This is a predicted structure of a 103-nucleotide RNA (SAM riboswitch aptamer (S box leader)) from a Flavobacteriales bacterium.
Its mean pLDDT, the model's own confidence on a scale to 100, is 76.
RNA sequence: UACUUAUCAAGAAAGACUGAGGGAUGGGCCCUAUGAAGUCUUGGCAACCUUGAGUAUGCAAGGUGCCAAAUCCUUUAGUUGAUAUCGUUAUUAAAUGUAAAAA
Numbered sequence: 001u002a003c004u005u006a007u008c009a010a011g012a013a014a015g016a017c018u019g020a021g022g023g024a025u026g027g028g029c030c031c032u033a034u035g036a037a038g039u040c041u042u043g044g045c046a047a048c049c050u051u052g053a054g055u056a057u058g059c060a061a062g063g064u065g066c067c068a069a070a071u072c073c074u075u076u077a078g079u080u081g082a083u084a085u086c087g088u089u090a091u092u093a094a095a096u097g098u099a100a101a102a103a
Base pairs, nucleotide, nucleotide: 004100005099006098007097013042014041015040016039017038021031022030023029026074027073028072043067044066045065047064048063049062050061051060052059071095076093077092078091079090081088
């Protein structure tokens, strides 16, 4: 890293260093020198896995993860309703991310 399974409308801060980008991609629209992204320290949230105790709706520790906006909206391919037609609403899958496992 390919593949497989599960899952994404909830939740969650501050300081230091640094110095211009970031929000997966394209298009929008946002965030950002009142400091982006990154690194470090402390704090928090709670999805998956491991262990312990337990058999319960619940607890503790650890390993990853996460802490602007629904995965910010849409982008790929369909389905449904309404509509004279285009467009559009809703919804399904795909895609992305995360966890486990992994030829």

It matches the Rfam family "SAM riboswitch aptamer (S box leader)". Rfam describes the family as follows. The SAM riboswitch is found upstream of a number of genes which code for proteins involved in methionine or cysteine biosynthesis in Gram-positive bacteria. The SAM riboswitch acts at the level of transcription termination control.